A computed fold for a 73-nucleotide RNA from Flavobacterium sp. 102, annotated as transfer RNA. The RNAcentral record of the sequence draws on ENA. The source organism's lineage runs through Bacteria, Flavobacteriia, Flavobacteriales, Flavobacteriaceae and Flavobacterium. It matches the Rfam family "tRNA". From the family's description: Transfer RNA (tRNA) molecules are approximately 80 nucleotides in length. Its family is annotated with triplet codon-amino acid adaptor activity in the Gene Ontology. Model confidence (mean pLDDT): 82 of 100.

RNA sequence: CGUAAGGUAGAGCAGUUGGUAGCUCGGGUGGCUCAUAACCAUCAGGUCGCGGGUUCGAAUCCCGCCCUUGCAA
Numbered sequence: 001c002g003u004a005a006g007g008u009a010g011a012g013c014a015g016u017u018g019g020u021a022g023c024u025c026g027g028g029u030g031g032c033u034c035a036u037a038a039c040c041a042u043c044a045g046g047u048c049g050c051g052g053g054u055u056c057g058a059a060u061c062c063c064g065c066c067c068u069u070g071c072a073a
Base pairs, nucleotide, nucleotide: 002071003070004069005068006067007066010025011024012023013022019056027043028042029041030040031039049065050064051063052062053061
């Protein structure tokens, strides 16, 4: 340099025809218990990698850039 996949909450990941951004674990609070764990309830936490474009409306479509991993050289 070429090529493919990926970047979404603290971590791991969904989001299939563009129309409310979600799941599990983790964290806070409360309940339960003699107590801890487990369990139950609830809450917080997101510029959806960055910048443009299309659209009434973009995590999703288009363009450019950045980063990670694989393959080839």